[in-house]
RNA sequence: GCCCGGGUAGCUUAAUGGUGGAGCGACGGACUGUUAAUCCGUAGGUCGCAGGUUCGACCCCUGUCCCGGGCG
Numbered sequence: 001g002c003c004c005g006g007g008u009a010g011c012u013u014a015a016u017g018g019u020g021g022a023g024c025g026a027c028g029g030a031c032u033g034u035u036a037a038u039c040c041g042u043a044g045g046u047c048g049c050a051g052g053u054u055c056g057a058c059c060c061c062u063g064u065c066c067c068g069g070g071c072g
Base pairs, nucleotide, nucleotide: 001071002070003069004068005067006066007065010024011023012022013021018055026042027041028040029039030038048064049063050062051061052060
């Protein structure tokens, strides 16, 4: 230098172009002699960044940054 995969909540990760979910964790509550477990609820996301296409983009296109792998 070229090619491929990945970047989404504190962590691990979903999502066929049509209101971004889940598990764990955090917080509050129920339960109880207490804790744990269990159950219910709440908060937390400029979807790596910028631009483009579109009525509408996490999703398609272009550029760019970071991580991993391959080729030279």
Molecule: transfer RNA
Organism: Nanobdellota archaeon